[in-house]
Context: one part of a larger RNA
RNA sequence: UGACGGGGACCCGCACAAGCAGCGGAGCAUGUGGUUUAAUUCGAAGCAACGCGAAGAACCUUACCUAAACUUGACAUACCGAUGCCGAUUCGGUAAUGCGAAUUUUCCUUUCGGGGACAUUGGAUACAGGUGGUGCAUGGUUGUCGUCAGCUCGUGUCGUGAGAUGUUGGGUUAAGUCCCGCAACGAGCGCAACCCUUGUCAAUAGUUGCCAGCGUAUAAGGUGGGGACUCUAUUGAGACAGCUAAGGACAACUUAGAGGAAGGUGGGGAUGACGUCAAAUCAUCAUGCCCCUUAUGUUUAGGGCUACACACGUGCUACAAUGGUCAUUACAGAGGGAAGCGAGAUUGUGAAAUGGAGCAAACCCCAAAAAGAUGAUCUAAGUUCGGAUUGUAGGCUGAAACUCGCCUACAUGAAGUUGGAGUUGCUAGUAAUCGCAAAUCAGAAUGUUGCGGUGAAUGCGUUCCCGGGUCU
Numbered sequence: 001u002g003a004c005g006g007g008g009a010c011c012c013g014c015a016c017a018a019g020c021a022g023c024g025g026a027g028c029a030u031g032u033g034g035u036u037u038a039a040u041u042c043g044a045a046g047c048a049a050c051g052c053g054a055a056g057a058a059c060c061u062u063a064c065c066u067a068a069a070c071u072u073g074a075c076a077u078a079c080c081g082a083u084g085c086c087g088a089u090u091c092g093g094u095a096a097u098g099c100g101a102a103u104u105u106u107c108c109u110u111u112c113g114g115g116g117a118c119a120u121u122g123g124a125u126a127c128a129g130g131u132g133g134u135g136c137a138u139g140g141u142u143g144u145c146g147u148c149a150g151c152u153c154g155u156g157u158c159g160u161g162a163g164a165u166g167u168u169g170g171g172u173u174a175a176g177u178c179c180c181g182c183a184a185c186g187a188g189c190g191c192a193a194c195c196c197u198u199g200u201c202a203a204u205a206g207u208u209g210c211c212a213g214c215g216u217a218u219a220a221g222g223u224g225g226g227g228a229c230u231c232u233a234u235u236g237a238g239a240c241a242g243c244u245a246a247g248g249a250c251a252a253c254u255u256a257g258a259g260g261a262a263g264g265u266g267g268g269g270a271u272g273a274c275g276u277c278a279a280a281u282c283a284u285c286a287u288g289c290c291c292c293u294u295a296u297g298u299u300u301a302g303g304g305c306u307a308c309a310c311a312c313g314u315g316c317u318a319c320a321a322u323g324g325u326c327a328u329u330a331c332a333g334a335g336g337g338a339a340g341c342g343a344g345a346u347u348g349u350g351a352a353a354u355g356g357a358g359c360a361a362a363c364c365c366c367a368a369a370a371a372g373a374u375g376a377u378c379u380a381a382g383u384u385c386g387g388a389u390u391g392u393a394g395g396c397u398g399a400a401a402c403u404c405g406c407c408u409a410c411a412u413g414a415a416g417u418u419g420g421a422g423u424u425g426c427u428a429g430u431a432a433u434c435g436c437a438a439a440u441c442a443g444a445a446u447g448u449u450g451c452g453g454u455g456a457a458u459g460c461g462u463u464c465c466c467g468g469g470u471c472u
Base pairs, nucleotide, nucleotide: 007472008471009470010469011468012467013466015462016461019426020425021424022423023422026317027316028315029314030313031312032311033310034308035307042053043052064303065302066301067300068299069298070297073127077126078125079123080122081121082120083119084118087104088103089102090101091100092099106117107116108115109114129292130291132290133289134288138286139285140281141280142279143277145275150189151188152187153186154185155184156165157164158163169180170179171178195269196268197267198266200237201236202235203234204233205232206231210226211225214224215223216222240263243257244256245255246254247253319419323378324377325376326375327374328373329372335366336365337364340359341358345354346353347352385416390411391410392409393408394407395406396405432454433453434452435451436450437449438448
């Protein structure tokens, strides 16, 4: 000077408390450990690994295993020779790659000898190649404390010096935010603001969007028309403790009120200081050193990453009547669409199929929103709850669904009657609950990322648990 203390003082945070919904019990999905295996590729490990890298393992991916092949190589540059190729087509052979055979087949220039370009093939060597090792050799990127309010510097002053001061103190704030004081005076990185979005209004604009009044049609903004409204998207306005009152030190500021769409950083996002953890990553990429070089490189087929006594994490579905089933009937937002989205129609119980209107989209399509409302039924039961598991028959994608995909119909109908110790999230359009979309993607979400609908309870307070800040 720090760090630490079951030392002290002050303060903050869904940290506790007050509440709501969960997890921990069941079945399944998914990740991990362990075990097994020829292989179950590798990494991630308290918080901050475990629906994580992976925004999607049937082949490919793929790095693993088995088997079969190649050796200047799948890929790059350079040298020499040959050919005119390459490509395309056909055949033999193989599990496939490798291997073998046949047909066809360049351009520019020219003194017609040739020269050049490009490509293929053969050869030789420099080399290629490595998801091999080391994240404790590194760059870059990332997590975390933590969006916590801190971390420093110049000059001056004090101290022999390490250092101190400033940055402490009195108030105040979400904040080292601001005010006052002070041997300090200033400054920088952070805070805040500037950025995006949402909430109100205005101006401008009016198609593909909208329809108040007028006309016409009635199935419909369909049409004549209109710019009012909604909306779209550009520019502005608006909030500043600005006004009033009280408190305060005549300060900063705090509390209450008015006006206002909004009130005290209005809500949300982006934004992450100096540093910490030899934190993570050599498997995104780059890279030093080490290692392999007829193999630790490359290609191919099949298998594996999907195994299963078990243990843990994260989820989904339930255990039912605030419910299940059936019928009828409303109301979103945000997205995506050309090797695409695919309407109406027809066929099928259905998944889906046939067919193809329209649409590179405020135009057409995906598209039905669901919970909700109305009516009927079930009557407390392992049930008309619950849907695992299994059988049969089908559909779709794709060379190909055996290992190992998704969906449909019929049948089957397991556990489960609210879950021990313990433990998690959340303070408002939040929790809870309900559906919709997208990325990845041929196909394959209960995951992820977004979107809207319905919409609570509680918060006395800071003694205690956890984490953090300041002074001592």